Background: Predicted 3D model of a 103-nucleotide RNA (SAM riboswitch aptamer (S box leader)) from Thalassobacillus cyri. Rfam family: SAM riboswitch aptamer (S box leader). About the family: The SAM riboswitch is found upstream of a number of genes which code for proteins involved in methionine or cysteine biosynthesis in Gram-positive bacteria. It was read from a public genome assembly, where an Rfam model found it. The organism belongs to Thalassobacillus, within Bacteria. Its mean pLDDT, the model's own confidence on a scale to 100, is 88.

RNA sequence: AUCUUAUCAAGAGAAGCAGAGGAACUGGUCCGUUGAAGCUUCAGCAACCUCCCGAAUGGGAAGGUGCUAAUUCCAGCAAGUCAUUGAACUUGGCAGAUAAGAA
Numbered sequence: 001a002u003c004u005u006a007u008c009a010a011g012a013g014a015a016g017c018a019g020a021g022g023a024a025c026u027g028g029u030c031c032g033u034u035g036a037a038g039c040u041u042c043a044g045c046a047a048c049c050u051c052c053c054g055a056a057u058g059g060g061a062a063g064g065u066g067c068u069a070a071u072u073c074c075a076g077c078a079a080g081u082c083a084u085u086g087a088a089c090u091u092g093g094c095a096g097a098u099a100a101g102a103a
Base pairs, nucleotide, nucleotide: 002102003101004100005099006098007097008096013042014041015040016039017038021031022030023029025076026075027074028073043068044067045066048064049063050061051060052059053058072095077092078091079090080089081088082086
């Protein structure tokens, strides 16, 4: 890097270094010198794997990951809904993220 399965409306940030970008991509819209990305430390959230209890739905722990602006920030492709034709709504898909597994 590829494939499979599951989840993505909830939750959780401070300090130090650094110094202009960041929110995957495209468009939009936001965040950012009242300090972006990145790195470090400490803290927190969650519970996929793991461990313990249980006959089981389940309960507990937190070792391996992950995460801690905005629903995956919104949309992107297709179909549908309507006294309301919209800056509307719904469903599915694509793409992405994370986990576990496979070859």